About this RNA:
The part of an RNA shown here (small-subunit ribosomal RNA, 5' domain) has 543 nucleotides and comes from a Pseudomonadota bacterium. Its mean pLDDT, the model's own confidence on a scale to 100, is 86. The RNAcentral record of the full RNA draws on ENA.

Context: one part of a larger RNA
RNA sequence: GAACGAACGCUGGCGGCGUGCCUAACACAUGCAAGUCGAGCGCGAAAGUCCCUUCGGGGGCAAGUAGAGCGGCGGACGGGUGAGUAAUACAUGGGUAAUCUACCUUUGAGAUCGGGAUAACCCUGCGAAAGUGGGGCUAAUACCGGAUAAGACCACGUGGCAUAAGCCACGGGGUCAAAGGUGGCCUGUAUUCAUACAAGCUAUCACUUAAAGAGGGGCCCAUGGCCUAUCAGCUUGUUGGCGAGGUAAUAGCUCACCAAGGCUAUGACGGGUAGCUGGUCUGAGAGGACGGCCAGCCACACUGGGACUGAGACACGGCCCAGACUCCUACGGGAGGCAGCAGUGGGGAAUAUUGGGCAAUGGGCGAAAGCCUGACCCAGCGACGCCGCGUGGGUGAUGAAGGCCUUCGGGUCGUAAAACCCUGUCGGGUGGAACGAAUCUCCGCUCCUCUAAUACAGGGGUGGAUUGACGGUACCACCGAAGGAAGCCCCGGCUAACUACGUGCCAGCAGCCGCGGUAAUACGUAGGGGGCGAGCGUUGUUC
Numbered sequence: 001g002a003a004c005g006a007a008c009g010c011u012g013g014c015g016g017c018g019u020g021c022c023u024a025a026c027a028c029a030u031g032c033a034a035g036u037c038g039a040g041c042g043c044g045a046a047a048g049u050c051c052c053u054u055c056g057g058g059g060g061c062a063a064g065u066a067g068a069g070c071g072g073c074g075g076a077c078g079g080g081u082g083a084g085u086a087a088u089a090c091a092u093g094g095g096u097a098a099u100c101u102a103c104c105u106u107u108g109a110g111a112u113c114g115g116g117a118u119a120a121c122c123c124u125g126c127g128a129a130a131g132u133g134g135g136g137c138u139a140a141u142a143c144c145g146g147a148u149a150a151g152a153c154c155a156c157g158u159g160g161c162a163u164a165a166g167c168c169a170c171g172g173g174g175u176c177a178a179a180g181g182u183g184g185c186c187u188g189u190a191u192u193c194a195u196a197c198a199a200g201c202u203a204u205c206a207c208u209u210a211a212a213g214a215g216g217g218g219c220c221c222a223u224g225g226c227c228u229a230u231c232a233g234c235u236u237g238u239u240g241g242c243g244a245g246g247u248a249a250u251a252g253c254u255c256a257c258c259a260a261g262g263c264u265a266u267g268a269c270g271g272g273u274a275g276c277u278g279g280u281c282u283g284a285g286a287g288g289a290c291g292g293c294c295a296g297c298c299a300c301a302c303u304g305g306g307a308c309u310g311a312g313a314c315a316c317g318g319c320c321c322a323g324a325c326u327c328c329u330a331c332g333g334g335a336g337g338c339a340g341c342a343g344u345g346g347g348g349a350a351u352a353u354u355g356g357g358c359a360a361u362g363g364g365c366g367a368a369a370g371c372c373u374g375a376c377c378c379a380g381c382g383a384c385g386c387c388g389c390g391u392g393g394g395u396g397a398u399g400a401a402g403g404c405c406u407u408c409g410g411g412u413c414g415u416a417a418a419a420c421c422c423u424g425u426c427g428g429g430u431g432g433a434a435c436g437a438a439u440c441u442c443c444g445c446u447c448c449u450c451u452a453a454u455a456c457a458g459g460g461g462u463g464g465a466u467u468g469a470c471g472g473u474a475c476c477a478c479c480g481a482a483g484g485a486a487g488c489c490c491c492g493g494c495u496a497a498c499u500a501c502g503u504g505c506c507a508g509c510a511g512c513c514g515c516g517g518u519a520a521u522a523c524g525u526a527g528g529g530g531g532c533g534a535g536c537g538u539u540g541u542u543c
Base pairs, nucleotide, nucleotide: 001543002542003541004540006539007538008537009536010535013389014388015387016386017385018384019382020381021347026345027344028343030342031341032340035073036072037071040070041069043067048061049060050059051058052057080300081299082298090224091223092222093221094220095219096218099217100216101215104213105212106211107210108209109208110207112146113145114144115143121136122135123134124133125132126131151176152175153174154173156171157170158169159168160167161166180205181204182203183202184201185200187198188197189196190195191194226272227271228270233263234262235261238260239259240258241257243255244254245253275297276296277295278294279290280289281288282287302323303322304321305320306319325336326335327334328333353379355378356377357376361375362373363372364371365370392422393421394420395419402413403412404411405410426484428479429478430477431476432475436470441465442464443463444462445461446460447459448458449457487532488531489530490529491528492513493512494511498527499526500525501524502523508515509514
């Protein structure tokens, strides 16, 4: 000199864009943060209101709504934190002939015949509660069996390729699937005459199987990036083999047996510290230091362990066990996990609102309408940072008053003020007023595709309707008026800037050198001056 997620002191007008627990991975009250689908399935209220009534009640609408249940998909994403981890991590480059992949896209083939249950519901038992047991009924895109097999898988054979086990193609043999929903047309059956059910055709969404793609993982290898030798030897599943198990998959990953290996001064093993990277800061560079915000990867979710479900987890707002802590209890037993967003206590020099909205972007579910979304978009607080703007402009000497200094002549603050003439940024008031909105969807017209069909459905074009938290905000116009808006540090040298008074090695200053003991440009105050300016200094840290 530059920089900062800063803090502290004094001061403080406005706006834009960023940014804000670095400490206790300390403990947490309260609310919200993951649901959705009735176009998978069976049940199914009430308030209210209308009608009837023998005044007990019954019926219609509310409404197949609310609601819970079965089932599907999602809860493995998104969000947080940096504890652990020095290598099971990360970065870069490779390998996988040793591998998996829900949803999505493309393509091929298919979707047939049956069965038995079980929640909800009803009855009933236990319990303070959390909850739970028994009996009975019922549905499905829930579950199970048979059929079929283009294809896949398994073993065998043939050929080709490759080489470490293998891969590809072909042949015959064995094994392996499925589920329906909705709309339209048409036919039939039932009747309370408009609905319900069934068959067929068709459209679409789902379903099964196989191949490929895309995106996403798993595993393996090489290289690279901290300190310490006042850590020198470490290792028995250890190193390798055979066999078996296990996994999606290779492998001591695990086990039995066999051999005695494997690593190490090119630093093993131990100890300390630490998430890694893109990058950031500094520096002419080389380098050094750092890894906050944003982005990629990893790890973790009260602490430790474990598996279940699933395409995917050993799963932050899932389960089980143990532990510590907190809470409820009828003492038998139960409930909980903010390192999600706010917020509280505590710690600390120190770090924000228990805000608004799903309008946009993105995500989950759904055919869609839509629902959910503390992701996100906004607003609030903080000069915490960067950037921009303002606090006025011109004229104005007889150089006012006043302050300070003085050699008492004067000098200086100083065109500074006053005064006169202007301007109108920002703030204030009044009125107008956005972009961000494109969609989805609905309505009209039209074209194409599917189709038996001018139905339905899907796709395209066009016109219209609808949708804004921010926000009556930005912005614009007008009103008004110099009116509301300047401080902080320094002035001995380094280092830009000097005098007076007070003090008298005192009080004090100080980054280094050093000042102060009676004329102190170094302490304190004043005048003057210098620097920066809504900031200025100090402290801390890095280069």